[in-house]
RNA sequence: UAUUGUAAAAGCCAAACCUGUCGUGAGACGGGGACGGAAAGCCACGGGUCUUACGGAGACAGCCGGGUUGCCUUG
Numbered sequence: 001u002a003u004u005g006u007a008a009a010a011g012c013c014a015a016a017c018c019u020g021u022c023g024u025g026a027g028a029c030g031g032g033g034a035c036g037g038a039a040a041g042c043c044a045c046g047g048g049u050c051u052u053a054c055g056g057a058g059a060c061a062g063c064c065g066g067g068u069u070g071c072c073u074u075g
Stems, first nucleotide, its partner, number of pairs: 002074001005072001012037002017032006035062001041068003045065003048060004
């Protein structure tokens, strides 16, 4: 610097569900918990789904694409 994600290792994240707080809500955050994940890190840019007090409003990055950064491994 490029590439692979078969295997291994070091670690990482954490669905459902339970629980506390916040929010009208979709949901968010903390604790427990593991179905899974090779970007399940980050960004609402395009599509999509959802909420709404219907607005010049919101939620989802663990729905798909795109952008960007990065661990291990491989060449």
This is a predicted structure of a 75-nucleotide RNA (c-di-GMP-I riboswitch aptamer) from Desulfonema magnum. NCBI's taxonomy places the organism under Bacteria, Pseudomonadati, Thermodesulfobacteriota, Desulfobacterales, Desulfonema.